This is a predicted structure of a 76-nucleotide RNA (transfer RNA) from a Deltaproteobacteria bacterium.
[in-house]
RNA sequence: GGGGAUGUAGCUCAGUUGGGAGAGCGCCGGCCUCGCAUGCCGGAGGUCGAGGGUUCGAGUCCCUUCAUCUCCACCA
Numbered sequence: 001g002g003g004g005a006u007g008u009a010g011c012u013c014a015g016u017u018g019g020g021a022g023a024g025c026g027c028c029g030g031c032c033u034c035g036c037a038u039g040c041c042g043g044a045g046g047u048c049g050a051g052g053g054u055u056c057g058a059g060u061c062c063c064u065u066c067a068u069c070u071c072c073a074c075c076a
């Protein structure tokens, strides 16, 4: 230098054909308990890596870019 993969909640990840942003764990509150844990119920938490474009509508399509991983090439 070239190719590929990944990037979504604090963590691990899903999101199928472009239309509701979600799950588990964690956190907070309530119930339960003498108390804790388990269990049940509820809640908070999001610039979907960044910027731009297409579209009535983008996590999803297009362009640019950043980070990490990986393969290839080059090199004194």
Stems, first nucleotide, its partner, number of pairs: 001072007010025004019056001027043005049065005
The coordinates come from a structure-prediction model, not an experiment, and the mean pLDDT is 81.